RNAcentral holds the sequence, with entries from ENA. Bacterial RNase P class A from a Pseudomonadota bacterium, 390 nucleotides, folded computationally. It is recorded under the gene name rnpB. Its Rfam family is "Bacterial RNase P class A". The family's RNA type in Rfam is ribozyme. Model confidence (mean pLDDT): 76 of 100.
[in-house]
RNA sequence: CCAGACGGUCGGAUGGCCGCGGGGGCGUGAGCCCUCGAGGAAAGUCCGGGCUCCACGGAAAUAAAGGUGCCGGGUAACGCCCGGCGGGGGCAACCCCAGGGACAGUGCAACAGAAAGCAUACCGCCAACCGGGCUUCGGCCCGCGGCAAGGGUGAAAGGGUGUGGUAAGAGCCCACCGCAGACGCGGCAACGCGGCUGGCACGGCAAACCCCACCUGGAGCAAGACCAAAUAGGGACGGCACGCGGCAUCUUCGGGUGCAGCAGUCUGUUUCCGGAUCGCCGUCCGGGUCGGUCGCGUGAGGUGCCUGGCGACAGGCAUCCCAGAGGAAUGGUCAUCGCCGGUUCCGCAAGGAGCCGGAACAGAACCCGGCUUACAGACCGUCUGGCGUU
Numbered sequence: 001c002c003a004g005a006c007g008g009u010c011g012g013a014u015g016g017c018c019g020c021g022g023g024g025g026c027g028u029g030a031g032c033c034c035u036c037g038a039g040g041a042a043a044g045u046c047c048g049g050g051c052u053c054c055a056c057g058g059a060a061a062u063a064a065a066g067g068u069g070c071c072g073g074g075u076a077a078c079g080c081c082c083g084g085c086g087g088g089g090g091c092a093a094c095c096c097c098a099g100g101g102a103c104a105g106u107g108c109a110a111c112a113g114a115a116a117g118c119a120u121a122c123c124g125c126c127a128a129c130c131g132g133g134c135u136u137c138g139g140c141c142c143g144c145g146g147c148a149a150g151g152g153u154g155a156a157a158g159g160g161u162g163u164g165g166u167a168a169g170a171g172c173c174c175a176c177c178g179c180a181g182a183c184g185c186g187g188c189a190a191c192g193c194g195g196c197u198g199g200c201a202c203g204g205c206a207a208a209c210c211c212c213a214c215c216u217g218g219a220g221c222a223a224g225a226c227c228a229a230a231u232a233g234g235g236a237c238g239g240c241a242c243g244c245g246g247c248a249u250c251u252u253c254g255g256g257u258g259c260a261g262c263a264g265u266c267u268g269u270u271u272c273c274g275g276a277u278c279g280c281c282g283u284c285c286g287g288g289u290c291g292g293u294c295g296c297g298u299g300a301g302g303u304g305c306c307u308g309g310c311g312a313c314a315g316g317c318a319u320c321c322c323a324g325a326g327g328a329a330u331g332g333u334c335a336u337c338g339c340c341g342g343u344u345c346c347g348c349a350a351g352g353a354g355c356c357g358g359a360a361c362a363g364a365a366c367c368c369g370g371c372u373u374a375c376a377g378a379c380c381g382u383c384u385g386g387c388g389u390u
Stems, first nucleotide, its partner, number of pairs: 001386010012337007020037007039361001043372002046370005051220004065216005070084005085099001086097004100211002105209002107205002122151002124147003130143005159177004164172001178200001179198003183194004224294004234285007243262002246259005264277005301320008339358008
């Protein structure tokens, strides 16, 4: 210098003017002053919690449904994070993996292929044994057969490579690798290493049902708590007014309540006919609605240093207070500077000056911890490979 891997930071700065939201102060008031005012994701609402109400007498277990799934640790908790293990990829830095169980049971494997679960012989290889034929007596041919090495199909064909062996072959024998078993050693563990034994069986799929282990009660700040109008309606008491009978029901037999009707009152201008009401007034009580207050930001909090730990993280000390809210404020503009792109001029060049343009994703709503997704551009650190120079 080129190519790459991993981790992190920022995501314009300063000032003027105008404007918006919260808090505080001053002022009789109009208003004035001070102070604070989005994010790394505030997003998706996918996980985990705090908080609140509901359910359950307490605790535990079982069933259903859902979830998690190598080991150890971290954490309030997690499906998150850290450190390992195993497998896969990369020359490497490093990256990826739902990574328990397939001798509990049920099931699945399209197409192709001869054969797909305790399987098979299409092409192919062989002609030793047995039977037959021919013979120039060396053999040749046919049949009964043998084989699974080679070809072919498939995601997958019942270990792989090599030597021996054989008619041809084959764990048929042997060596190495793989596999299985018990053992020894190391490790908290997942697991690793070693020699020994066995000629090789017990194939794959559980993001198929299932089995095993562990976890989970439900709803969510429109949770929930408090204060509380007007009008209408409910109840109690007091005053005034108070008709008729019928039916039902209760009864302490005095009566009460309900239903429909007549009468009364109001009303559709009047009648007919119809609608409403079944007392009126006052005082008080309680429930709900409109509205208001709280919940609501001192918190698993931020920053710095120290200590322990490989690390996630934990502990200690110091320091800071940092939006709040309600359909919702956090903005606009100008100037200067910085960044990027284009262009013109000056300069041998490095570079300088002018003009024009651009600057992402996005927007708190009860609060935290994660994950995921979006993001113009700029910067920093560590590491790997290659080339060059010394």